[in-house]
Context: one part of a larger RNA
Parts: sequence; structure tokens; C1' cells
RNA sequence: UGACGGGGACCCGCACAAGCGGUAGAGCAUGUGGUUUAAUUCGACACAACGCGAAGAACCUUACCUGGGUUUGAACUGUAGUGGAAACCCUCAGAGAUGAGGGCCUUCCUUCGGGAAUCGCUGCAGAGGUGCUGCAUGGCUGUCGUCAGCUCGUGUCGUGAGAUGUUGGGUUAAGUCCCGCAACGAGCGCAACCCCUAUCUCUAGUUGCCAUCAGGUAAUGCUGGGAACUCUAGAGAGACUGCCCGGGAUAACCGGGAGGAAGGUGGGGAUGACGUCAAGUCAUCAUGGCCUUUAUGUCCAGGGCUACACACGUGCUACAAUGACCGGUACAAAGGGUUGCUAAGUCGCGAGACCAAGCCAAUCCCAAAAAAACCGGCCUCAGUACGGAUUGCAGUCUGCAACUCGACUGCAUGAAGUUGGAAUCGCUAGUAAUCGUGGAUCAGCACGCCACGGUGAAUACGUUCCCGGGUCUUGUACA
Repeated sequence: UGACGGGGACCCGCACAAGCGGUAGAGCAUGUGGUUUAAUUCGACACAACGCGAAGAACCUUACCUGGGUUUGAACUGUAGUGGAAACCCUCAGAGAUGAGGGCCUUCCUUCGGGAAUCGCUGCAGAGGUGCUGCAUGGCUGUCGUCAGCUCGUGUCGUGAGAUGUUGGGUUAAGUCCCGCAACGAGCGCAACCCCUAUCUCUAGUUGCCAUCAGGUAAUGCUGGGAACUCUAGAGAGACUGCCCGGGAUAACCGGGAGGAAGGUGGGGAUGACGUCAAGUCAUCAUGGCCUUUAUGUCCAGGGCUACACACGUGCUACAAUGACCGGUACAAAGGGUUGCUAAGUCGCGAGACCAAGCCAAUCCCAAAAAAACCGGCCUCAGUACGGAUUGCAGUCUGCAACUCGACUGCAUGAAGUUGGAAUCGCUAGUAAUCGUGGAUCAGCACGCCACGGUGAAUACGUUCCCGGGUCUUGUACA
């Protein structure tokens, strides 16, 4: 100087408390361990591994296993020799890779010797490796933590390690600011500058809008027209403790008030200091070293990653009446679309099919039915008109192909489950809870992920305690 303490003081955080809803019990989905297996590819392991890499394993992917092939190689570069353009199509054998045969006859330049480009074969030098080492590394990432800290120059003090500044009195979300002080300044962080959102103004007015005027319809901005409103998207305004009162040290600042759409960082996002964990990743990529080279490379078919006595994590659906079912009536936002989204019409109980407009989209479509909500009806507390697992049959769609191993539909079947032990998680406001909607990946496949809006709470006395963190101080046989 640090680190540590079941030392002290002060402070903060959904850390506790106060509340609301969950998990742990059931069924299913998904990940992991274990076991099994020819293989169940690999990585990730307290928080910070376990719906994680994977924004999508039927083949492919694929790295694993079995079997069949291949060795200058599937891809790439150079070079020597040699032959032909390369392709494309057909037949046979085969699980295919591949092998055998046949068809098709062909680039450019030329001094006619050849050259260029491209492909095959033979050889050489490289190749290739998702093989090992993340404890050899770069890059990227997690975490403490959006915590308020981490340092430097000069000066001063100390033999020195170092100290001071950065401590102290106040204050703040903040090493934020004020005051003081052997310190004076400065840098990386904080804050601000950036984006979204909340109010208003101006500009613009189609594909969006419709107050006034006119026309028209069963109805609709449907049409003429309008530029007000909504909206769209560009430029501005606005909030700064600016104003008032009180407190405070006449300071920083704090409490209250006015005005205001918004008030004291308005709400949210992006942004992550010096460093810690030899944290994670050699399987994104790059890369040292090591290993391999008729194999640990590479091609192919099939299988596996989907196994199942069991254990754990994360979710979905429920156990019902604040509900299920039936009928009727409303109100969104944000996205996506040409290998695409697909209207209307017809067929089908349905998944869907047929036919066929429009749209490269504020125009057309997904998709108009948002759902919860509201109104009416029915059920009357039951393993039920709750719950939907499981299974049988019949189908639809995607795709070369749904057996292992896809999603969905109809009929039938109708399991466990009556609110869950010890324990444990999230959340402080448009939040929790609850309700639907869209997107990426994607041929197909979503209870996951990312985003969007609708309805919309309760509680916080307080900081004694649990956990984590910050500052000062103290002890130490620790570094």
C1' cells in the first nucleotide's frame, strides 16, 4: 500500500421489510446430469452453465456411428508433361458415391510454328483437419456494475515502500457541486452532447385525412373538392431550480408554491473507466506450438444427435363460477410481402383445395374477426358442459422423401390434476398481473426468442436483520 475481520461509523441497491403474482406438487414442452447405445458429435457448470452457442437436427445441416468408395485429393495456388474445349443428354450396374458404354461435336488470337483461356489425366511443391492446447495468443463476450470510482504532471513531505492531491465540513443519482486545506492543475469515468417518447408552432398534403360546400349510394372519403382536424416527417419552440416563500454558512443545495403538456437527471434507450475472475470462446474468425497425411483428410447411403429406471433447471396448460361454453356488439399498435403476400368467388364440418384480381406497397395483401372487455343465454360446485394428456381411425399441407423423426384438421377416447412440503424467484407505475398481435430463423415445423399495443393494480412504517456494493477509520502472526 492492499486484502481480510462472526471490528466501528456513514451511505446506497426490489437487499430486507410492506405488498402483488409465481416456482417447488400434476400433465406436457424444452435444456442439462445420469444411464443406455455402434453412435446417442462438441462446447457451456455457483451468482455470471442448464428454452445457453442453436434466429429453427426428417435428407442437407453434421462435426458422431456403421458400411461402401477415394488418395495432388471435395475446395484453392504454382509448376512440368500430355490430351481434349468445358459442358449437356441417354443407357446399363449399383443403396448411392461411382464405374462402364453411347449420343451431341465446340472458344479466342495467329507470322500456321504456336500462343491465350478453360477442362481432364500423370507427377512435383504446397493442400486439408469442427484434431489437442482459451494455462502460448489476437479479436469478441460475460461479471462485479451504469457501481463512482481509477489515475497522471509539477510541487511538498518521507532514508524508502509511499503519502499528499482523492482526506475534512456540508450536499448530490454521481470524485455532483460548494466551502476549507501544501497543494495547484489535468486525464479516463459521472453528467451533457445522440435516438425514441410526452406539449405546441411552422413547412409539406399523397397512397394518408374529411370540418365546411356539392353530387351519389343499400352502405362506405365513394366522387368533385378542401388543407381545417387526425396523421405522416422535416425544421423549430419548450424545462433552466428560470420565478416566489422558507431553511441553510450570505454557498452548494434542500422543502414548499406558482405558472406549465411536462419540474427539479420528466419517462425509456444507446453509451460500461482503471481493473478482477490464468472467467468463456482454438467449434464464428484469425493465430504460435504439437499431432495427423492411402488418414484424425475427403465423397456417399443408412442410422444417430429425438434413446429412458431416474434427478435438476427454464417454461406452457390447468386444477375452474372474478369461470367454461353458445350467440351478439366494440376498440389497437408495430411489423412483413415478387422464389413473395394473396383478396373476391366456388368446394370442404375443418386443416385446406380450386380458380383468379391487386400489390415491389401510408395505395394491394397478410388482416379485419385483435383478444381480454361489454350485452344476453346456459351450466350450479361435480373430477363436472372443469381439465386436456394419452391412444385409435380418417384426413390436410410442406417436401425427392414425414418409418425411425414434422406441423395441423375431424371424429372418438377423456389420464393426472381440487392451489401444491422444506425452500425459493420476479416486480416500485403505464410497472406487476393479465389479454391478444407481429417478426427473425424457415420448404415445412415455436409453449422459445425479439418486438408491439389493450386492460391495468397493491405496497414501501422503516434500515435492526439477510445479500451485494461505496467512503472513512481500526486490528492483523496474511500478500